[in-house]
Molecule: SAM riboswitch aptamer (S box leader)
Organism: soil metagenome
Parts: sequence; structure tokens; C1' cells
RNA sequence: CAUCUAGAGGGGUGGAGGGACUGGCCCGAAGAAGCCCCGGCAACCAUCGCGACCGCAAGGUCGAGACAGGUGCCAACUCCAGCAGAUCGCGAAGCACACGAUCUGGAAGAUG
Repeated sequence: CAUCUAGAGGGGUGGAGGGACUGGCCCGAAGAAGCCCCGGCAACCAUCGCGACCGCAAGGUCGAGACAGGUGCCAACUCCAGCAGAUCGCGAAGCACACGAUCUGGAAGAUG
């Protein structure tokens, strides 16, 4: 800096944890994490050509595409929220706070 609402799991081993953190809510003895094997998803990088533009050239940038070599990933939107703002709700009425819902932005995190 870019992306994060899409996509993709079986076996063996192991034996109680796991979903980053906190709170919630989930997953887990019908077997968690970890490790191994096999399989799959995906176009960030690499590679391959195509088009446009820049460049004297070497080459570069952008766009669409192919591709699984390097990473990554294969419960739940990054599982949800966390901070701030807006709108609505909360039933005698008004205001404010709190709380809840939705949306927007941010933070944090993940991957490249």
C1' cells in the first nucleotide's frame, strides 16, 4: 500500500481444547489444538501471451484473461461487538443518559 459478505475437506495420529485479545455467542469425546498424507479453493507474487498508454530503446504502467510454480486459505461476514458519528426504537408527556437495532467511518487483527 491492497484486499478481507465470495470460494474450498477427507483420512491417519493425537487426546482437550479451539474460534488473535476482552465480552458475547459458538465449535469440540459423534473427538479440539498440534503433526503427517491426500484433496480442494483462490489470481497477491511469479510465469504466459492479448489490448491500450508511456518510452529512442531496454523496459514500464494500466485493463481484461490463462495458469497452482511461491505464499495463503478450506465452520459461522475478519462469527458478532469493542472507539466515534447518524437514524430509529425503548408506550402518560418532555429532555438527557444508558440500552437495543440499522448504517457509516475508525481501531485492532489476518493475508499478500